[in-house]
RNA sequence: CGGAAUAUAGCUCAGUUUGGUAGAGCGCUUGGUUCGGGAUCAAGAGGUCGCAGGUUCAAAUCCUGUUAUUCCGA
Numbered sequence: 001c002g003g004a005a006u007a008u009a010g011c012u013c014a015g016u017u018u019g020g021u022a023g024a025g026c027g028c029u030u031g032g033u034u035c036g037g038g039a040u041c042a043a044g045a046g047g048u049c050g051c052a053g054g055u056u057c058a059a060a061u062c063c064u065g066u067u068a069u070u071c072c073g074a
Base pairs, nucleotide, nucleotide: 001073002072003071004070005069006068007067010026011025012024013023020057028044029043030042031041032040033039050066051065052064053063054062
């Protein structure tokens, strides 16, 4: 320098195929059961989907640029 992959909740990830209310598990908070803890059950909080722009009635998803990490090639 060229090519490719990944980036979504505190952590690990799904969702992109086919644009249409942002989700799961673990963790956290509160409450029930318990003498208490653990376990279990119920409820809740937590995200401008790496960043910027564009297309669209509508973008995590499509297009362009860019940042970080990893891999391949020269």
This is a predicted structure of a 74-nucleotide RNA (transfer RNA) from a Deltaproteobacteria bacterium.
The prediction has a mean pLDDT of 80.
The sequence is in RNAcentral, with records from ENA.
Taxonomically the source falls in Myxococcia (Bacteria, Pseudomonadati, Myxococcota).
Rfam family: tRNA.